The RNA shown here (Lysine riboswitch aptamer) has 180 nucleotides and comes from Loigolactobacillus zhaoyuanensis. Of the family's consensus pairs, 98% are formed in the model.

[in-house]
């Protein structure tokens, strides 16, 4: 020289890669709510249960019908901009905050730990949702990217096919300890 590999830096997959942002638009919806009337006659509301506290109610509650008036949130949307390539999503556990107070629980947000998923699509089922939108999840299916093995060609390292693996991966560069 070389092997080796902790560690560090770098880059790629996709024209539907991932996430965020405000505006517009559709839908939510002629729905909730409110007002008036009719029926009716004692409860109704504050996430669920119990207790408490509070608000409304025979000056008529809840409920139903008729007429009038009439929203919003979450989710979605072409172009555009920003941050990126465990991008990000998600399961479980713990803690905190919020939903009137306490206990149990449910839901939402945030943080930490720990697992799963290479990526997007389509089909079916489940959850969520107003929804046939979108999201999450499970299975199936081909496509795609990368690495490995094998075969066949070409030409001087590339194409096709088959099988298989996973992102704690792969490409490129540097590279300690160690061996020689």
């Nucleotide at each position: 020289a070389c092997a080796a590999a902790a560690g560090a830096u770098u880059g790629a997959g996709g024209u539907u890669g991932c996430a965020g942002a405000g505006a517009u638009c559709a839908a939510a919806a002629g729905u909730a709510g409110c007002u008036a009337g009719u029926u009716g006659g004692a409860g109704a509301c504050g996430g669920a249960a119990a207790a408490g506290c509070g608000u409304c109610g025979c000056u008529g509650a809840g409920a139903a019908c008729u007429a009038g008036u009439a929203a919003a949130a979450g989710g979605g949307u072409g172009a555009u901009c920003u941050g990126c390539c465990g991008a990000a999503a998600u399961g479980c556990u713990u803690a905190a905050u919020u939903g009137c107070u306490u206990u149990u629980u449910c839901a939402a947000u945030u943080a930490a730990g720990u697992g799963u998923u290479g990526g997007g699509g389509c089909u079916u089922g489940g959850c969520u949702a107003a929804a046939u939108a979108a999201g999450c999840u499970a299975a199936g299916u081909a496509c795609u990217g990368u690495c490995g093995u094998g075969a066949u060609g070409a030409a001087g390292u590339u194409a096709u096919c088959a099988c298989g693996g996973g992102g704690c991966g792969c490409u490129a560069u540097c590279g300690a300890c160690u061996g020689a």